[in-house]
């Protein structure tokens, strides 16, 4: 895009088309081929005329009325023409059936046209009809009559046929024509009209129409031949009348069409046979075209008519609505027997997703038949019925912002629907209803007239006139009225693809054409608003073409994506050097013929326009025919010498085959020496040895394999060729340029060779070594490692034919820069020398430039440029599988699919990540130390478990003394009860009233009821007013630790203070990306130097900042006291003072800045000096681009969602504190570096007024009373502890440990029962240094000791911070664990917690194989043998003609015979279905 469409939703109106694609399935009913009476004899109505006879009577009129003439009308039946056309279907058919172009010298043609010639004589049946019969019908018998344009003889024959011969002219071959021809044979009807003769029957004249016969036309047809004309070869051979050939026969005609005999032929890889599918073609679809796909309607042709087989008439038939005859089905029947055939037009059942009316009409065109009127015509015109298709037209048009109301949304402002409605001005296509009202018709007949035939007014033919015919249909068209009135829907809105928002749902439910959406914020699902897009149709389903160049002729490919045979010889075959001449098939030209018509393109025309119609031309790319061109291809003939090939003279080699030889090494056997082991492996054990191993020495045996040379070294076709020597023996290279003269090159099938391994057969067998055994290893180990070992590895002979048989790159020629090497020649030059250079030739390698190339990479040994040829590929699995053919002993090769199934498989290259890859560095990572944890008791989170509840959250590292810097009520979020509903809390309103405080009852309170005190502030015109808090009420709304941290902000944790992350702009690459950011130093650092296609920037890193460590300055209380005075029991206590220590401000100091090595003349690194301080002095603060859906809706804030007498709000009492267990962090300790008493010494930074609290009293003691200072450099917390001096313990469950538990008490607090701290006595539990694993720390650090704070009434072993004392180790980066740079591999990208494989188990698909079983279909053999043609035949029968006659000619029936359909048997073939099990695949 298109369709003969079907299906969903919806649907006003025309015109024109189109409508059983499936069951060529069956068919009721009615219709579809009849016509002529001018061809014929009847019958039979009716009318005129006659009329025999009969009745009536008004006796001459009426009726009736057999017969007969004559006319008109039907029309059974004889004849004739016509059912062969026309209408239907696509069943079969791969065929000379179609198409297209020629042939017939090998033929027919009814009707019709010319054109010549005729039609004469005669006789005899026969249906209708009449009678008898038979049968249920269907039909039939018999007897009698009778006609013709039925139907038989006979006469005549111009031309016809048949034929002996003769002439001429021609054809490719048989031959064909013209002319002549002895001599044979074969015709016919008749009928209408008119006029005339005649009494009639007839006759004569004229006209039509018919008949014979032959000749030519037309016009249909039948034969023949070249070319085209689906798919499989997993169909490779076929074939017996089969090929040809000679007679005879047969047809209209040729011909094996048939017969008979003779020959043995004939088809086929250019595709026979077979099998499968199918009407073919003009054309229709598509496509730019080439093509591809179709073959519906319309036209040609073919074929068929229930199947199947047969002939008859006939011009024509092997006949759709004809006939036999078999078979299947329906029907009828009196059971004897009959009747049928819609693939004609409607219609019916039925199949099917699916396809109309049992209409009108012969008016039009066409057709039979007739002389004609005129009959017949489901052809045909015309109607109905279906949006099936095309095409036209409506469903209105202008105007019209308050941007109406509604809907949708919403940041609540708006936005949109949206000039859209409304409203107002029109219009009048379409609709309705009235009225008018068609072309489509022209003819034939029929009057009349004019002409021509004719004697004619009469007939006939032509013309002209009249006159008269319409199914459609009162249609089309017109005209008025009416009156926006009746007339939009479907499909989409994620990308592809035009067009987005709410709401609902929540991996449901459902979309989906591919990719995919849906799991609580969905532009995908449903729905709604809106928009997009087509539009009376819109979408889906299927089908074919396009895209798809994805079968590549036009127009692809094969190093790695699918693709080069393992190689080589070679056969058809395809392709082919330079010249001359020739032919002209081939190819080019112009030309004549067809190329039907429709259809296509078309100026232009006609229905109002378009569909559709009509149309000058055009096209129809074809194929024939003559004719003319000869460059190029080809054919024939010749010549050439440069492709090939041969001589000739040299070369090189692991080329091949065969005898023969040899040295070293491994077994092994024998003899000596020798003595306890060897071997073996990561260590080991099997295993060998005291019966002498292993080791060494000497001798034999015997098999295989050739170290070194040796090499991207040779040779080969490829597989593959290796000591050494002789034979045989192919190939190849170079030089010479003498022969030959295109002899080439590829090569489909064919042949040959062909690694290993494996197989027969026979010999070998040292050594190594599948299977096997044994030791190990392991979770296991049918393996890797280790001892043994059979086949076999090897030799002959024969299979086998495969390998990542590889350069994953066929063969052959020419051509296209260059370097450099190496292997074999040859030439120059020059030499003592082929030692060096130069030039070529042939081979093998590497490196690179154009070019190619997805890239990677190839690059004269092409993957470049071009030629010829074979081979191969066409998405992944399935599968190199089945099946079938071939091969092979067998394993197996070969060749080679379907079904189903995936949306990818797959190449090359980039960036990550990974890696039990490889290099470079780093880090308390390890090592190297010190101390711990893990064992115990406790403490404290945390799982679990329990429970009314034990509220949540946090869960490797990065959860677990974590939120919680502090749960006994409150905290509270949880459970139980008990209240209360606008509400504990916020805004607004509206009535009260300040507010507030007491006091009673009930009650666990929460609260609820009474009662009782009490009025405040501004303003005031005193009347109030009003701000501002309380009740009190209605409603909007609070309220919510309720869910969603996978919807978020915000924070924060981690990788990690690890050195990274990145950009502009250039420049490389098709790109993704690279460069930069790699590389050689170098740092703590992407620190900084050098270097470079990169230059430069940016967040990071250092650095600026805070604290500390040194000194200055400055300042001098509250600090501080040195020098001077005072004073106390002691004290800076006082008066000084501000030196010093401190305070706390600033400002300085460290910068590799000096020196000396090392480094590249850097950058830096090592040593030193100096300095308090040295190489970022120490600490902190400070966290790049990211990572992890990391955390946290329970800090806070926040969408959405979900609640509202309850998930909110109050209160009490209860939990959060529970406890068989586990775990994590922690305190204390196990003891003598200790514990205890007792004396003494020195801190730092914080805290404090609902506080810290000196002091003095009580108290053993927590504490209490009773009180000063101090909002703090001033007072107070406040005694620092270790320490250091003495004393006692004396290694024990202890004077260690202090759990746990009774008494007694203090303290806070409304309250310490669940459940607080401390304090006295009293008890004294495990614990005697912790398994496996495992933390933490490089110096003022670890480890040890005390102090303070935050939170807090109370309550810390925990956090945060202070200071004392104050160690040991680091060789060093192999390992562990993270990181960092670079590099490589990669099938991984959610990124190694990654991918993935195989069984196996379950389900469900398709297939394959199976004892069998049931079906198709072509075929063969044999039987049987319908109807019929064709032969044959007597003893039946017999109108025409011969004959007196008897009988003959001919003919019918009969009966045999050959073929012969259907049918039967058979033993094979092919092809399906099914099939207990069985086998492998695919999916999950």
């Nucleotide at each position: 895009g298109a369709c003969g469409a079907a299906c969903g939703c919806u649907g006003g109106c025309g015109g024109c088309g189109u409508g059983c694609c499936u069951a060529a399935c069956a068919c009721a009913u009615g219709c579809a081929a009849g016509u002529c009476g001018a061809a014929c004899g009847g019958a039979g109505u009716c009318u005129a005329u006659u009329g025999a006879u009969a009745a009536g009577c008004u006796u001459g009129c009426u009726u009736a009325g057999a017969g007969a003439u004559a006319g008109a009308c039907u029309u059974a039946g004889u004849g004739g023409c016509g059912g062969a056309c026309g209408g239907g279907u696509g069943a079969g058919u791969a065929a000379c059936g179609c198409g297209u172009g020629g042939g017939c010298a090998a033929c027919c043609u009814g009707c019709c046209u010319g054109u010549a010639a005729g039609a004469c004589c005669u006789g005899g049946a026969u249906a209708a009809c009449a009678c008898c019969g038979g049968g249920a019908a269907a039909c039939u018998g018999g007897u009698g009559c009778u006609a013709a344009u039925a139907g038989a003889g006979g006469a005549u024959a111009a031309g016809c046929c048949c034929a002996a011969g003769g002439u001429g002219c021609u054809g490719c071959a048989u031959g064909g024509u013209a002319c002549u021809g002895a001599g044979g044979g074969a015709a016919a009807a008749g009928g209408a009209g008119g006029c005339u003769c005649g009494a009639a029957a007839g006759g004569g004249c004229u006209c039509c129409c018919g008949c014979u016969u032959a000749c030519a036309g037309a016009u249909g047809g039948g034969c023949c031949c070249g070319c085209g004309u689906c798919c499989c070869a997993u169909u490779a051979g076929c074939c017996a009348g089969u090929u040809g050939g000679u007679g005879a026969g047969g047809u209209a005609a040729c011909g094996g069409c048939c017969c008979a005999c003779c020959a043995a032929a004939g088809c086929g890889a250019c595709g026979a046979u077979g099998g499968g599918u199918a009407g073919c073609c003009g054309g229709c679809c598509u496509g730019a075209g080439a093509g591809g796909g179709u073959g519906g309607c319309c036209g040609g042709c073919c074929a068929c008519a229930c199947u199947g087989g047969a002939a008859c008439u006939g011009a024509g038939a092997a006949a759709c609505g004809g006939u036999c005859c078999a078979g299947a089905c329906u029907c009828c029947u009196a059971c004897g027997g009959g009747a049928g055939g819609c693939a004609g037009c409607a219609g019916u059942g039925g199949g099917g997703g699916a396809u109309c009316u049992u209409g009108c009409g012969c008016a039009a065109u066409g057709g039979g038949c007739g002389a004609a009127a005129g009959c017949c015509u489901g052809a045909c015109g015309c109607a109905g019925c279906a949006a099936c298709g095309c095409c036209g037209c409506g469903u209105g048009a202008g105007u019209g912002a308050a941007g109406a109301a509604g809907g949708c949304u919403c940041u609540c402002g708006g936005g949109u629907c949206g000039u859209a409605a409304a409203g107002c001005u029109c219009u009048g296509u379409u609709g309705u209803g009235a009225g008018g009202g068609a072309u489509g018709a022209a003819a034939g007949c029929c009057u009349c007239c004019a002409u021509g035939c004719g004697a004619a007014u009469a007939g006939u033919a032509u013309g002209g006139a009249g006159a008269g015919u319409g199914a459609c249909a009162g249609u089309a068209c017109u005209u008025c009225a009416c009156g926006a009135g009746g007339a939009a829907g479907c499909c989409c809105c994620g990308g592809c693809u035009a067009a987005c928002u709410a709401c609902g749902u929540g991996c449901c439910a459902g979309c989906a054409g591919c990719c995919g959406c849906g799991g609580u914020a969905a532009u995908a699902c449903g729905u709604a608003g809106g928009g997009g897009g087509c539009a009376a149709g819109c979408g889906u389903u299927g089908u074919c073409c396009g895209g798809a160049a994805u079968c590549a002729u036009u127009g692809g490919g094969c190093g790695u994506a699918a693709a080069g045979a393992g190689c080589u010889c070679g056969u058809a075959g395809g392709c082919g050097g330079c010249u001359u001449g020739u032919c002209g098939a081939g190819u080019c030209g112009a030309u004549u013929g067809u190329g039907a018509a429709a259809a296509c393109c078309g100026a232009c025309a006609g229905c109002u326009c378009a569909a559709c119609u009509g149309g000058a031309g055009g096209a129809u790319u074809g194929c024939a025919g003559a004719c003319g061109a000869u460059a190029c291809a080809g054919g024939c003939a010749g010549g050439c010498u440069u492709g090939a090939g041969g001589u000739a003279a040299g070369g090189a080699g692991a080329g091949g085959g065969a005898a023969g030889u040899g040295g070293a090494a491994u077994u092994c056997c024998c003899g000596g020496u020798g003595u306890a082991g060897c071997g073996g492996u990561g260590a080991g054990a099997u295993g060998c040895g005291u019966a002498g191993a292993u080791a060494u020495c000497g001798g034999g045996a015997g098999g295989a394999a050739c170290a070194c040379c040796a090499g991207u070294g040779g040779c080969g076709a490829a597989g593959g060729c290796g000591g050494c020597u002789u034979u045989c023996u192919g190939g190849c290279c170079u030089u010479a340029a003498c022969c030959u003269g295109a002899c080439g090159c590829u090569g489909a099938g064919g042949a040959g060779c062909g690694a290993a391994a494996g197989c027969c057969a026979g010999g070998g067998g040292a050594g190594c070594g599948a299977a096997c055994g044994g030791g190990a290893u392991u979770a296991g180990a049918u393996a890797c490692c280790c001892c043994g070992g059979u086949a076999g590895u090897c030799c002959u002979g024969g299979c086998c034919g495969u390998a990542a048989a590889c350069g994953a790159u066929g063969g052959a020629u020419a051509c296209u820069a260059g370097g450099u090497g190496u292997g074999g020649g040859a030439g120059g030059u020059a030499u003592c020398a082929a030692a060096c250079c130069c030039u070529u030739c042939c081979g093998u390698g590497c490196c690179g430039g154009a070019g190619c190339a997805a890239a990677c990479g190839c690059a004269a040994u092409a993957a470049g440029u071009a030629u010829c040829c074979c081979g191969c590929c066409u998405g992944g699995g399935g599968a190199g599988u089945a099946c079938g053919g071939c091969c092979g002993c067998a394993a197996g090769g070969u060749u080679g699919a379907a079904a189903c199934u995936c949306a990818a498989a797959g190449g090359a290259a980039u960036u990550g990540a990974c890696g039990g890859g490889g290099g470079c560095c780093c880090g308390c990572a390890c090592a190297a130390g010190c101390g711990g944890u893990g064992g115990a008791g406790c403490a404290u989170g945390u799982g679990g478990u329990u429970u009314a509840a034990u509220u949540c959250g946090a869960u490797g590292c990065a959860a677990c003394g974590c939120g919680a810097a502090g749960a006994a009520c409150c905290u509270u979020a949880c459970c139980a009860g008990g209240g209360a509903u606008u509400g504990a809390c916020a805004u607004c309103c509206u009535a009260c009233c300040a507010a507030u405080c007491c006091u009673a009852u009930a009650g666990a309170a929460a609260u609820a009821u009474a009662g009782g005190a009490g009025u405040g502030c501004c303003c005031u015109u005193c009347g109030g007013g009003g701000a501002g808090a309380g009740u009190a009420g209605a409603g909007a709304c609070a309220g919510g630790u309720g869910g969603u941290g996978c919807a978020u902000g915000g924070u924060u944790g981690u990788c990690g203070u690890c050195a990274g992350c990145u950009c502009g702009u250039g420049u490389c690459g098709u790109g993704a990306g690279a460069u930069g950011u790699u590389g050689g130093g170098u740092u703590a650092a992407g620190u900084c130097c050098c270097g470079c296609a990169a230059c430069g920037a940016g967040c990071g890193c250092a650095a600026c900042c805070c604290c500390u460590a040194c000194a200055c300055u400055u300042a001098g209380u509250u600090g501080c006291c040195a020098g001077c005075g005072g004073g106390c029991a002691a004290a800076g206590c006082c008066g000084g003072g501000c030196a010093c220590u401190c305070u706390a401000a600033g400002a300085g100091g460290a910068c590799u800045g000096c020196c000396g090595g090392u480094g590249a003349c850097a950058a830096a690194c090592c040593g030193g000096a100096g300095g308090a301080a040295g190489g970022u002095g120490g600490g902190g603060a400070u966290g790049a681009c990211g990572u992890c859906a990391a955390a946290u809706c329970a800090u806070c804030a926040u969408g959405c969602c979900c609640u509202u007498u309850a998930u909110a709000c109050c209160c009490u009492g209860g939990g959060c504190u529970a406890c068989a267990c586990a775990c994590g962090u922690g305190c204390u300790a196990c003891a003598a570096u200790g514990g205890g008493c007792g004396g003494u010494a020195c801190a730092g930074a914080g805290a404090g007024c609902a506080g810290c609290g000196a002091g003095c009293c009580a108290g053993c003691g927590a504490u209490g009373g009773c009180a000063a200072g101090c909002g703090a450099a001033u007072c107070c917390c406040a005694u620092a502890a270790a320490g250091c001096c003495g004393u006692c313990c004396c290694c024990a469950g202890u004077u260690c440990g202090g759990a746990u538990u009774g008494c007694a008490g203090g303290c806070u607090g409304c309250a310490a029962c669940c459940c607080g701290c401390c304090u006295g006595c009293a008890u004294g539990a495990a614990g005697u240094c912790g398994g496996a694993a495992u933390c933490g720390c490089u110096a003022g650090u670890a480890a040890u000791c005390g102090c303070g704070g935050a939170u807090c009434a109370g309550c810390a072993u925990g956090c945060c911070g202070c200071g004392g004392u104050g160690a040991a180790u680091a060789c060093g980066u192999u390992c562990c664990c993270g990181g960092g740079c670079c590099u490589u591999g990669u099938a991984c990208a959610c990124a190694c917690c990654g991918c993935c494989c195989g069984u196996c188990a379950c389900a469900c698909c398709a297939c394959g194989a199976a004892a069998g079983u049931u079906g198709g279909c072509a075929a063969c053999a044999c039987c049987c043998g319908a109807a019929g043609c064709c032969g044959g035949u007597g003893g039946g029968c017999u109108a025409a003609c011969c004959g007196c006659a008897a009988g003959g000619a001919g003919g019918c029936a009969g009966c045999c015979g050959u073929c012969g359909a259907a049918g039967g048997u058979g033993g094979g073939g092919u092809u399906g279905g099914u099939g207990a099990u069985u086998g492998g695949g695919g999916u999950g």
A computed fold for a 1484-nucleotide RNA from an uncultured Thermoanaerobacterales bacterium, annotated as small-subunit ribosomal RNA.
Rfam family: Bacterial small subunit ribosomal RNA. Its family is annotated with ribosome and structural constituent of ribosome in the Gene Ontology.
Its mean pLDDT, the model's own confidence on a scale to 100, is 84.